[in-house]
Molecule: Bacterial RNase P class A
Organism: Gemmatimonadota bacterium
RNA sequence: AGGAGCGCGAGUCCGGAUCGCUGUCGGGGGCCUCGGUCCACCGGUAGAGGAAAGUCCGAGCUCCACAGGGCAGGAUGCCGGGUAACGCCCGGGCGGCGAGAGCCGAUGGAAAGUGCCACAGAGAGCAGACCGCCGAUGACCCUUCGGGGCACAGGUAAGGGUGAAAGGGUGCGGUAAGAGCGCACCGGGUCCCUGGUAACAGUGGAUCGCAUGGCAAACCCCAUCCGGAGCAAGGCCAAGCAGGGACGAGGAGCUGCCCGCUCCAUUCGAGUCCCGGGUCGGCUGCACGAGCUUCAUGGCAACAUGGAGCCCAGAGAAAUGAUUCGGCCCCGGAAACGGGGACAGAACUCGGCUUAUUCCGCGCACCGAGCC
Numbered sequence: 001a002g003g004a005g006c007g008c009g010a011g012u013c014c015g016g017a018u019c020g021c022u023g024u025c026g027g028g029g030g031c032c033u034c035g036g037u038c039c040a041c042c043g044g045u046a047g048a049g050g051a052a053a054g055u056c057c058g059a060g061c062u063c064c065a066c067a068g069g070g071c072a073g074g075a076u077g078c079c080g081g082g083u084a085a086c087g088c089c090c091g092g093g094c095g096g097c098g099a100g101a102g103c104c105g106a107u108g109g110a111a112a113g114u115g116c117c118a119c120a121g122a123g124a125g126c127a128g129a130c131c132g133c134c135g136a137u138g139a140c141c142c143u144u145c146g147g148g149g150c151a152c153a154g155g156u157a158a159g160g161g162u163g164a165a166a167g168g169g170u171g172c173g174g175u176a177a178g179a180g181c182g183c184a185c186c187g188g189g190u191c192c193c194u195g196g197u198a199a200c201a202g203u204g205g206a207u208c209g210c211a212u213g214g215c216a217a218a219c220c221c222c223a224u225c226c227g228g229a230g231c232a233a234g235g236c237c238a239a240g241c242a243g244g245g246a247c248g249a250g251g252a253g254c255u256g257c258c259c260g261c262u263c264c265a266u267u268c269g270a271g272u273c274c275c276g277g278g279u280c281g282g283c284u285g286c287a288c289g290a291g292c293u294u295c296a297u298g299g300c301a302a303c304a305u306g307g308a309g310c311c312c313a314g315a316g317a318a319a320u321g322a323u324u325c326g327g328c329c330c331c332g333g334a335a336a337c338g339g340g341g342a343c344a345g346a347a348c349u350c351g352g353c354u355u356a357u358u359c360c361g362c363g364c365a366c367c368g369a370g371c372c
Stems, first nucleotide, its partner, number of pairs: 002367002005364005013327007021047007028039005049343001053354002056352005061230004073226005078092005093107001094105004108221002113219002115215003130160002132156003137153002140149003168186006187210001188208005193202003234284004243275005250264005291310008328341005
């Protein structure tokens, strides 16, 4: 060179111009009950994300419920640490994969009990004789009485075969053949010692022939945790209609006033005032927060503590855009030129996880047979 493994960063590709949209601030104008409200007015300023997504976990906040304990149900599950908390993160252990950097693992208990182990296979859990081996011993046959034969009883888990899995492995001894039956080494169990906070580890010591195959993402057991609903939570104000109470005889039209006339009301109560709940609607919750940037210190790290600076969308589920010019990158093309530059989009707010994603940039470590 090439190959292969991790971890970050950025992300409407960048800049300008014009025209808009939403919030907010200031000014201007209109309206009225004069401190509010409205505006197709003017200017300033701010305006999506790394995932805003899925709504899968964990919280804040709010309302409801709640003496304590238990049952049922759910979640998690090696150890230590981080955190507001977590099923998240960091570090470590163990197991597996890889030549390596590294990757993957729901990774507690199978010696409490129950259950399951397809197909194949003789046998799948109180192991098992299909083939094979043996047949010492007992039976039977032969015998020259030394023994031989047969494979009937029986023995045998070494070998073959089945299977994902067949009751430690290799070797020597042993035996009729075999077998932890005995022994050596390896492996394993138990106790101790040593190291480690621990999980766990060890050419450590003693002891035990080995004493229970797998599955708990089967029931189950053990340990820890878990009340419910959600910003359409919740709080405040409050037209109209209906209701309740008090006062109560007038009221409306012709008609500006008086008279008059008509209609309505006076037990079925016009009108005025008050009251409670509360619909439409308005305000709030709602943007200063487990906040952001940066530096220092502690820590392997996750993270913590402290200093300095900053204020950063928020609605009507509705805004956050469009056009154009120049440049950059990629693709096609000889050139002119043409095409392309993702995934996606707030809605109470955070911490995570997962999923989607163009063109790129940076850092770390690994293999490297060729070349120097």